[in-house]
RNA sequence: CUCAUCGAGACCGGCUGAGGGAAAGGCCCAUUGAAGCCGGGGCAACCUGCAGGACUAACCAUCCUGAGAAGGUGCCAACUCCUGCGGUGAUCCAGAAUCACCGAGAGAUGAG
Numbered sequence: 001c002u003c004a005u006c007g008a009g010a011c012c013g014g015c016u017g018a019g020g021g022a023a024a025g026g027c028c029c030a031u032u033g034a035a036g037c038c039g040g041g042g043c044a045a046c047c048u049g050c051a052g053g054a055c056u057a058a059c060c061a062u063c064c065u066g067a068g069a070a071g072g073u074g075c076c077a078a079c080u081c082c083u084g085c086g087g088u089g090a091u092c093c094a095g096a097a098u099c100a101c102c103g104a105g106a107g108a109u110g111a112g
Base pairs, nucleotide, nucleotide: 001112002111003110004109005108006107011040012039013038014037015036019029020028021027024083025082026081041076042075043074046072047071048070050066051065052064053063054062080106085103086102087101088100089099090098091097
């Protein structure tokens, strides 16, 4: 940089001791123990591997579907905790605000 996904799911113990939720604003979590490290457990099914199918004369590659959880990652407060930018609709005291939806942006994870 490209592609896919992001309203589901899943926590205990030890060490330590004040921060953490990416950033800003908000709102939260935290001495009934934050973040981090170690050990164990779990969730999920992206990739590998497995089975079937499509394509092919056939094989490979590619694509689709499925089972499973062995291997590589990932994850285990709150929708990515919410919002910021654009659009549509509803309400409205007509200033704007609130709510709902769609898209963009940013971010996270995987694969290349």
Molecule: SAM riboswitch aptamer (S box leader)
Organism: marine sediment metagenome